The prediction has a mean pLDDT of 80.
Predicted 3D model of a 78-nucleotide RNA (transfer RNA) from a Promethearchaeati archaeon.
Its Rfam family is "tRNA". Rfam classes the family as a transfer RNA.
[in-house]
RNA sequence: AGGCCUGUGGCGCAGUCUGGAUAGCGCGUUCGGCUUCGGACCGAAAGGUCGGCGGUUCGAAUCCGUUCAGGCCUGCCA
Numbered sequence: 001a002g003g004c005c006u007g008u009g010g011c012g013c014a015g016u017c018u019g020g021a022u023a024g025c026g027c028g029u030u031c032g033g034c035u036u037c038g039g040a041c042c043g044a045a046a047g048g049u050c051g052g053c054g055g056u057u058c059g060a061a062u063c064c065g066u067u068c069a070g071g072c073c074u075g076c077c078a
Stems, first nucleotide, its partner, number of pairs: 001074007010027004020058001029045005051067005
């Protein structure tokens, strides 16, 4: 320098290929129930606008461009 992969609540992931209209799942957290207390179990709630920016579109996590971070491969110089 070139190419590829990843980035989604506190953590781990799905959804992207085929745009559809409420972004879900598990763990964790909080509250309540149960319990002598706690754990387990049961119920409920909060928490993300999808790495950033721009574009296309009636509509973007999803398509396009650019950029940032991490990882892998190749190349160049020494």